[in-house]
RNA sequence: GCCUUAGCUCAGUUGGUGGAGCACUCGGCUGUUAACCGAGCGGUCGCCGGUUCGAAUCCGGCAGGC
Numbered sequence: 001g002c003c004u005u006a007g008c009u010c011a012g013u014u015g016g017u018g019g020a021g022c023a024c025u026c027g028g029c030u031g032u033u034a035a036c037c038g039a040g041c042g043g044u045c046g047c048c049g050g051u052u053c054g055a056a057u058c059c060g061g062c063a064g065g066c
């Protein structure tokens, strides 16, 4: 100096109720499996504070990783 967001890999614009792919579960399809299609599940946004009507996002400190 950079990074920390779902089980994993990662998006998230100018601060306005947090997403994708994979995985997992269920269903469809198929003689069976896989593949494919649909749905569902899944979050203290590393932790503690501050600013703000409102923070993943801005500021400070701490922790961990490179």
Base pairs, nucleotide, nucleotide: 001066002065003064004063007022008021009020010019016053024040025039026038027037028036046062047061048060049059050058